The RNA shown here (transfer RNA) has 75 nucleotides and comes from a Solirubrobacterales bacterium. Lineage of the source: Bacteria > Bacillati > Actinomycetota > Thermoleophilia > Solirubrobacterales.

RNA sequence: GGCCCCGUGGUCUAACGGUUAGGACAGCGGCCUUUCACGCCGCAGGCGGGAGUUCGAUUCUCCCCGGGGCUACCA
Numbered sequence: 001g002g003c004c005c006c007g008u009g010g011u012c013u014a015a016c017g018g019u020u021a022g023g024a025c026a027g028c029g030g031c032c033u034u035u036c037a038c039g040c041c042g043c044a045g046g047c048g049g050g051a052g053u054u055c056g057a058u059u060c061u062c063c064c065c066g067g068g069g070c071u072a073c074c075a
Base pairs, nucleotide, nucleotide: 001071002070003069004068005067006066007065010025011024012023013022018055027043028042029041030040031039048064049063050062051061052060
């Protein structure tokens, strides 16, 4: 350099191109408990960036960024 795969809250993981992007753990607050733990309720937090296609994009296309894998060349 070429090809391929991946990128969703702090972590893990869903969502057929169409609901306010769902769930678990962690965090915070409350309830429960003599206390802690467990359990229950609630809250906050996310689609890597840009452009395009489309009535509508996390999803499709292109470019860029980041990560990983394979491969080629080289004095």
Rfam family: tRNA. The family's RNA type in Rfam is transfer RNA. Rfam's curators write: Transfer RNA (tRNA) molecules are approximately 80 nucleotides in length.